The RNA shown here (small-subunit ribosomal RNA) has 1482 nucleotides and comes from an uncultured bacterium. It matches the Rfam family "Bacterial small subunit ribosomal RNA".
RNA sequence: AGAGUUUGAUCCUGGCUCAGGAUGAACGCUAGCUACAGGCUUAACACAUGCAAGUCGUGGGGCAGCAUUUACCUUUCGGGGUAAGAUGGCGACCGGCGCACGGGUGAGUAACGCGUAUCCGACCUGCCCCCCACCCCGGCACAGGCUUCCGAAAGGGAGGUUAAUGCCGGAUGCCGCCGCGGCGCUGCAUGGCGCUGUGGCGAAAGGUCCGCCGGUGGGGGAUGGGGAUGCGUCCCAUUAGGCAGCCGGCGGGGUAACGGCCCACCGGGCCCACGAUGGGUAGGGGUUCUGAGAGGAAGGUCCCCCACAUUGGAACUGAGACACGGUCCAAACUCCUACGGGAGGCAGCAGUGAGGAAUAUUGGGCAAUGGGCGCAAGCCUGACCCAGCAACGCCGCGUGAAGGAAGAAGGCUUUCGGGUUGUAAACUUCUUUUGUCAGGGACGAACAGAUGACGGUACCUGACGAAUAAGCCACGGCUAACUACGUGCCAGCAGCCGCGGUAAUACGUAGGUGGCAAGCGUUAUCCGGAUUUAUUGGGUGUAAAGGGCGUGUAGGCGGGAUUGCAAGUCAGAUGUGAAAACCAUGGGCUCAACUCAUGGCCUGCAUUUGAAACUGUAGUUCUUGAGUGUCGGAGAGGCAAUCGGAAUUCCGUGUGUAGCGGUGAAAUGCGUAGAUAUACGGAGGAACACCAGUGGCGAAGGCGGAUUGCUGGACGAUAACUGACGCUGAGGCGCGAAAGCGUGGGGAGCAAACAGGAUUAGAUACCCUGGUAGUCCACGCCGUAAACGAUGGAUACUAGGUGUGGGGGGACUGACCCCCUCCGUGCCGCAGCUAACGCAAUAAGUAUCCCACCUGGGGAGUACGAUCGCAAGGUUGAAACUCAAAGGAAUUGACGGGGGCCCGCACAAGCGGUGGAGUAUGUGGUUUAAUUCGAAGCAACGCGAAGAACCUUACCAGGGCUUGACAUCCUACUAACGAACCAGAGAUGGAUUAGGUGCCCUUCGGGGAAAGUAGAGACAGGUGGUGCAUGGUUGUCGUCAGCUCGUGUCGUGAGAUGUUGGGUUAAGUCCCGCAACGAGCGCAACCCUUAUUGUUAGUUGCUACGCAAGAGCACUCUAGCGAGACUGCCGUUGACAAAACGGAGGAAGGUGGGGACGACGUCAAAUCAUCAUGCCCCUUAUGUCCUGGGCCACACACGUACUACAAUGGCGGUAAACAAAGAGAGGCAAUCCCGCGAGGAGGAGCAAAUCUCAAAAAGCCGUCCCAGUUCGGAUUGCAGGCUGCAACCCGCCUGCAUGAAGUUGGAAUCGCUAGUAAUCGCGGAUCAGCAUGCCGCGGUGAAUACGUUCCCGGGCCUUGUACACACCGCCCGUCACACCAUGAGAGUCGGGGGCACCCGAAGUCCGUAGCCUAACCGCAAGGGGGGCGCGGCCGAAGGUGAAUUCGAUAAUUGGGGUGAAGUCGUAACAAGGUAACCUUAA
Repeated sequence: AGAGUUUGAUCCUGGCUCAGGAUGAACGCUAGCUACAGGCUUAACACAUGCAAGUCGUGGGGCAGCAUUUACCUUUCGGGGUAAGAUGGCGACCGGCGCACGGGUGAGUAACGCGUAUCCGACCUGCCCCCCACCCCGGCACAGGCUUCCGAAAGGGAGGUUAAUGCCGGAUGCCGCCGCGGCGCUGCAUGGCGCUGUGGCGAAAGGUCCGCCGGUGGGGGAUGGGGAUGCGUCCCAUUAGGCAGCCGGCGGGGUAACGGCCCACCGGGCCCACGAUGGGUAGGGGUUCUGAGAGGAAGGUCCCCCACAUUGGAACUGAGACACGGUCCAAACUCCUACGGGAGGCAGCAGUGAGGAAUAUUGGGCAAUGGGCGCAAGCCUGACCCAGCAACGCCGCGUGAAGGAAGAAGGCUUUCGGGUUGUAAACUUCUUUUGUCAGGGACGAACAGAUGACGGUACCUGACGAAUAAGCCACGGCUAACUACGUGCCAGCAGCCGCGGUAAUACGUAGGUGGCAAGCGUUAUCCGGAUUUAUUGGGUGUAAAGGGCGUGUAGGCGGGAUUGCAAGUCAGAUGUGAAAACCAUGGGCUCAACUCAUGGCCUGCAUUUGAAACUGUAGUUCUUGAGUGUCGGAGAGGCAAUCGGAAUUCCGUGUGUAGCGGUGAAAUGCGUAGAUAUACGGAGGAACACCAGUGGCGAAGGCGGAUUGCUGGACGAUAACUGACGCUGAGGCGCGAAAGCGUGGGGAGCAAACAGGAUUAGAUACCCUGGUAGUCCACGCCGUAAACGAUGGAUACUAGGUGUGGGGGGACUGACCCCCUCCGUGCCGCAGCUAACGCAAUAAGUAUCCCACCUGGGGAGUACGAUCGCAAGGUUGAAACUCAAAGGAAUUGACGGGGGCCCGCACAAGCGGUGGAGUAUGUGGUUUAAUUCGAAGCAACGCGAAGAACCUUACCAGGGCUUGACAUCCUACUAACGAACCAGAGAUGGAUUAGGUGCCCUUCGGGGAAAGUAGAGACAGGUGGUGCAUGGUUGUCGUCAGCUCGUGUCGUGAGAUGUUGGGUUAAGUCCCGCAACGAGCGCAACCCUUAUUGUUAGUUGCUACGCAAGAGCACUCUAGCGAGACUGCCGUUGACAAAACGGAGGAAGGUGGGGACGACGUCAAAUCAUCAUGCCCCUUAUGUCCUGGGCCACACACGUACUACAAUGGCGGUAAACAAAGAGAGGCAAUCCCGCGAGGAGGAGCAAAUCUCAAAAAGCCGUCCCAGUUCGGAUUGCAGGCUGCAACCCGCCUGCAUGAAGUUGGAAUCGCUAGUAAUCGCGGAUCAGCAUGCCGCGGUGAAUACGUUCCCGGGCCUUGUACACACCGCCCGUCACACCAUGAGAGUCGGGGGCACCCGAAGUCCGUAGCCUAACCGCAAGGGGGGCGCGGCCGAAGGUGAAUUCGAUAAUUGGGGUGAAGUCGUAACAAGGUAACCUUAA
């Protein structure tokens, strides 16, 4: 510090996710030890049991118990009993102090509660310290104990008696308090302080071991507390108004003290957009975590403060409480009970139950520290110090170290060679932290001695022995680490992207590897990364985001000069900012964690001194910002009134006749009752042609005939006036298209709804004919639009060029032209900006100020609430849930019922076909035991198959074999081989054995090679699967002209350029131009063939020699080498090019004709059945052998052919008619003979320019005369021939006989542009035999092409795109089904808070006439004072009521989301087939 994820790829926006750190954690697997620290986050839920606050006998009366002593009694001789408060002491009691600390918890609390700073001149303070003064005289009661009564208990009552440091009276008394005076000093106000006079009031307690400890009043201090104030302190405005003691005054009460704290009266204030009130949540801080910081989050342990103690209320006591282990009352709960009545409060320490994912021992000790009491000894102390439990955290240590290659064994893997685990182990040497045992043994203890829970612990020494000690997670990318097997969209994984459908580095296991390590992973939460709330540090034209527009309030910001002040600001000083924490430096535990010391820090607040630039403030001044005045012209700016013509429609009249109208085509509609058309006249409403212009005006919406009236604003000139008066603007107010609403008018045209006609599968649409609201006017609402420049307003600055509207100036003779300038409105363009597109003085540039708005997509501008509206609806505006994207710009493709250019037998122009018939053949389908398999639009279908009777053959039935029909290896034996015969369908089996004995070496025993038989296993075998695991081969686009690269340049980039453009070509062919220059694969050429010719060579060829022989090589021919054609020449056109056109010459002319040759790639195209091959599968069978059958089936359908339908023909005849290319030895076969013929007999010749196949056919002559024929030949019968082991299923051919359909073929569709189509025959491969197929050969030999509008295919450029699996794409909504969350809902249930009223406990206060009454007064009576009772105000819980708010739930209902291939349509994306979209109504 970043990374993954939207795309085919790119840049950007933007969300989601990951890597880091942290935790009071929990869960899973695992676990050796020490030190330190922390350990109910949930039910402030309920609690059994024990302990947590007592102490003082030096305050007191006393003596229940214990001990001692003395005396007595007794004795089992240990002891026991009785008596004596006599001693030590001491239960309970009176009294003092403490119990308000310490300890716990965080429910409540949004508050002066907390933090910080200041104030109290408005206060208190027990114990402690210092100072001054004092402690005199009396009195009274109540506990306890005694007697007695009630009660189950808790407990209570009565009587008489008693002490004190208990209580009371009196005296004395200050610098105290109160009242009245005087003087001085002083403060921010009320005031404060000091000195002083006077009147009144007010104290006390004793104990003692004689040391001392106490008591009272006053002053001061210290400590602790109380009160007031400034500032700070969470979320919601879908909480906007709140408050009745509420705000102030006067007078009282109350308090330690101020105060509406409380009360009476008077006044009407107080808080609030700088967020009152209400709701929700929450103890606050020091600090903790994270972060570079700014921040964000948290408040467990420790420290400070607050609040609380089952819930609510109340006071008492006291220095202090409204009191955790006190009291009273009410409520709930629990327990005891004799049913009458009582008791209790763990949020103290342990512990229990419950809740929960989850949190410990009913431990030891007061030895230390601290606290209470006490003179002290001491007692008490679950505070505290320790120990225990759990890896909960942090720190440290260990599980050994060194050597050790036969790289052992085993595991895993393998290309079978090896590799890896791996110096790892074994083995050798060494060490002993830890562990066990033994010995020694602390510090912590202060204070002379004594005193240690921890603890026989830490630590030290010795012995033993590698001994007691390693796991967890991960290994597709992010992210370090890879293989094998299993599984087969299953099981499963997953933080995100995503893995898994038979070769998974992603699942599970194993081996290996990586990471961390007594831990490792997971989950949860916080911060970070996230500049993803942006102060530091973001944005708003198109990604989310500028308010529809103005006016203006609060607020924010604000021109030049100068003077003062000092609030902000800056600097210095002082106080404070607790400790701990943090940082630095040292020190102590063996180190570290931990801890101690010192320093820093604590960025703050307050006080004070100073500075005066900037902001502020007060004043003076200026004119440039702003405004005013004067003059001037421009304009669809607004409102009102009046006027005008054209056109539509309607009405009237005339002319006129059969149609009009409308459409893609029609129909509905109108018209013989006279339309349309036409002429004239009239009515009425709405809108204003031309001018008219990216022209004008307005803030926006918007504004368009003319005239008049009223009226707003802008602009220019001038520089007279004011003198910063300015900018922006949350709320507020106003304006605001269309549609819509209300009332009343108006209504020509147009026209939602509606009706009809068409279209269509449907057509509630598009098109047509009608047509009502509405559109128009007046008044009033509505308040929204894609209200757009998708661009808020203001000011200043920053190159130019060129139009246009308005004004002014200069120059000029000049109204022109030209130059300058201000305001407006456009285009182009530099810098700059931008993700790009683009913007660019009218900024989206550079800056300042103010406002508005944004923070992933969907849910949703929805729900609820509030508010506005007559309604429609508007404004404000969520959440649950769900997805990993949604988006912007640009790029390359592909596509378009987008555009342009061009090509092709693509169309057109022609010729001949197919589709109809019969047959052949292939396919589908069906059938079958099997009809083996493959091929499937073009590019499967006379295709694999260049030839299925057996074989082939892969299929079926049956019969056999099991190391096998075939290959290699081993062992044993044997040479091998092998008839005739029998059984059987055969394979095969049996039997007899006839025949037969090979090659090499040899020491002659034998051995070897090869072969056979038998046996055992390794293995063979598979036309079994997967062409979507593959190689190879092939088809296709397409012989289309394309496909790319290097360097350079442009672009952030994908990419572009080149390859586009202008011409040209069959061609990315060539030329020119050009930020490109070159190059490669393709094109062309080189190759073969054909057309001409030269030359060479000639036998089997040819021949001018009469024939033959012979000779010759001119010719034909054969086959070698050459020549020839290149737009080379001429002319025209073209750009002086490329090239095109025409011409000459030439056998051939613009690629001469034909062939071979197929770029990058596409189709997961075809083939596992040519072959090869991975993986999977079968192994007495999915292998192999055999016989028979099948591949040939047949209601049908399709493709490809053949033959025809006839006269351009059939048949017969004819002649020595005329080819080319081939084939031939298991072959082709002549002449000749036989047969009507197929053929047979026979066999010359020929391995072929020699012989043979071999006859070419169409031609020519005659006949037939248009018919189902002398056409056509299917089908069938009979008789034959040939091949073959065998023609039944199932071959070909011949003869005779038979003589079907068919008379030119619907929709549709195919081929062909010249030696082509058409037509005619010939040959070959395969092959025993079997072509109408296939591959070749020659003969005869046409027609047509104007042209590129259209169909199909293709190429190039361009455009749009929401497509990229690429239009066979993408995608929307209803409906149906399942699940999820949510709104409404008659209601129902529950919680919260306040309000009103009722009742009114305890209790303070007030009153009091009843009752009781020790201290004081009084001789007494009585009084004073007190208590009880009663009454009053207030008052908790409770009750009633009306509303309010929050939640739960509900029949039903609404939409939403998600889901595998459901239904219906086709809305959007291309001109998406009616351009799309926004507001509104139906």